[in-house]
RNA sequence: AGACGGCCGGAUGGCCGCCCUCGCCUGAAAAGGCGGGGGAGGAAAGUCCGGGCUCCACGGAAGCACGGUGCCGGGUAACGCCCGGCGGGGGCGACCCUAGGGAAAGUGCCACAGAAACAUACCGCCGAGCCCUGCCGAAAGGCGGGCGGCAAGGGUGAAAUGGUGCGGUAAGAGCGCACCGCGCCGCCGGCAACGGCGACGGCAGGGCAAACCCCACCGGGAGCAAGACCAAGUAGGGGCGGCAGGCGCCGCAAGGCGCCGGGCGGGCUUCCGCGCCGCCGCCCGGGUCGGUCGCGCGAGGCGUCCGGCGACGGGCGUCCCAGAUGAAUGGUCAUCCCCCGCCUUCGGGCGGGGACAGAACCCGGCUUACAGGCCGUCU
Numbered sequence: 001a002g003a004c005g006g007c008c009g010g011a012u013g014g015c016c017g018c019c020c021u022c023g024c025c026u027g028a029a030a031a032g033g034c035g036g037g038g039g040a041g042g043a044a045a046g047u048c049c050g051g052g053c054u055c056c057a058c059g060g061a062a063g064c065a066c067g068g069u070g071c072c073g074g075g076u077a078a079c080g081c082c083c084g085g086c087g088g089g090g091g092c093g094a095c096c097c098u099a100g101g102g103a104a105a106g107u108g109c110c111a112c113a114g115a116a117a118c119a120u121a122c123c124g125c126c127g128a129g130c131c132c133u134g135c136c137g138a139a140a141g142g143c144g145g146g147c148g149g150c151a152a153g154g155g156u157g158a159a160a161u162g163g164u165g166c167g168g169u170a171a172g173a174g175c176g177c178a179c180c181g182c183g184c185c186g187c188c189g190g191c192a193a194c195g196g197c198g199a200c201g202g203c204a205g206g207g208c209a210a211a212c213c214c215c216a217c218c219g220g221g222a223g224c225a226a227g228a229c230c231a232a233g234u235a236g237g238g239g240c241g242g243c244a245g246g247c248g249c250c251g252c253a254a255g256g257c258g259c260c261g262g263g264c265g266g267g268c269u270u271c272c273g274c275g276c277c278g279c280c281g282c283c284c285g286g287g288u289c290g291g292u293c294g295c296g297c298g299a300g301g302c303g304u305c306c307g308g309c310g311a312c313g314g315g316c317g318u319c320c321c322a323g324a325u326g327a328a329u330g331g332u333c334a335u336c337c338c339c340c341g342c343c344u345u346c347g348g349g350c351g352g353g354g355a356c357a358g359a360a361c362c363c364g365g366c367u368u369a370c371a372g373g374c375c376g377u378c379u
Base pairs, nucleotide, nucleotide: 001379002378003377004376005375006374007373008372010336011335012334013333014332015331016330018039019038020037021036022035023034024033025032026031041356045367046366048365049364050363051362052361053223054222055221056220058273059272060271061270062269063268064267066219067218068217069216070215071085072084073083074082075081086100087098088097089096090095101214102213106212107211108208109207110206122154123153124150125149126148127147131146132145133144134143135142136141162180163179164178165177166176167175182201183200185198186197187196188195189194227293228292229291230290237284238283239282240281241280242279243278245260246259247258248257249256250255262277263276264275265274300319301318302317303316304315305314306313307312337354338353339352340351341350342349343348
C1' cells in the first nucleotide's frame, strides 16, 4: 500500500412522559393506584427470490401455455441462496468476476469502416507454364500494358478464415514439416465437472443464444387488507343477457323421489376419483366500514462438545427476547466516550461532528444505504 473476514456504532445518573404483560387494591363500568418483568434493525429499507401459514372442493397422473433456473459435487424446509471444486477472464500477488447446457435441428443479427463479414481484391507480390502486345536493344535482356496466378505482407475493423518458425514456390498458400491450437480414439487420475499422457488425423468459413429457439430440471391460484368468530344492521333487494333438463312415479298445486344426462369445482386440456345442483357475465341500489382472534415457543436465541476443508449437522445445557392499531422506546439537564480542526506555559483549553435509519404475520436469503472506530488473517 492492498485483499478477505468479523465486531461496535454510544455509556452513566437525575427529573418528567410512553406501550405490553403478571400480581394486588379501588371501582357498576370505563378506568385509576402500587409493585415485579419486558419493550425496534444489521439493515426493520427494496418487495427481488424461497418457504411456513390461511383460504379456494378439490385430489392423483399426463400434456400444453406461461414463468424460472442452467458447469460438477454438496448444504438447506426450500431457493435464483450458501459451501467446496472445475473451466474461462482480470490482477505482480493475496484475491476478484463469471453472461458457464446446445451454433452439425432451424430462423435471425454482425452497424459504421473496409475490397470483403457464409463472402472477397483497395494498396500490393509474381509472369514459371499456355500466351497476346508496345518501346529500347545485334541478341540476351530491360520497361510497360492485356490476360492470368496469389491471399503470405500492409490498410479497415470488436472480429478477416487457425498462430509462430523453417522449407518449398514464378510469387504464394497447412503445399510439406516442427511446436502450439483443434478433432476423434485409447490409457491414467478424480464421485464428477475436468485434467494428464500417447498415437492418429483434417490441416478447416467465424462470433452472438443476457437473440428467437432446442435440451434438462422446477413451478395450482390468491394472499394477513389471507382468513376465523362475535356484535350490529339493511333490501336473504331489483333488472338484463347467455349456457344448461329430459324421462318415469306420487301429488289438486306447491313440491318430492328415482334413472339418465348436463353444468360447475382459483391458468388450460385429457383420464380417474370425489363433492355440489345449477353455472357465467353486466347494470342499479342497500347495510357493515365496530370488536376479538389470527399476533408470536419458533426450520428460535445463546453457550459448549463432537463430526465435517466448509456451508452445515448432531448431542448436552440454558433462555423466552416487542405485539402496537393513526400506530408505543420520547423530552430535558449534567458528566463521560470516539473522531476532526486550531491554540498550548504540554497541565490542558476552545470549537465542530457522532452515520444509515423505526417492527405491523413470521422465517431463510439476495440487493441497496451507512459519519466514525476496533480486531484477525493473508499479499
Predicted 3D model of a 379-nucleotide RNA (Bacterial RNase P class A) from a soil metagenome. The sequence is in RNAcentral, with records from MGnify. Of the family's consensus pairs, 95% are formed in the model.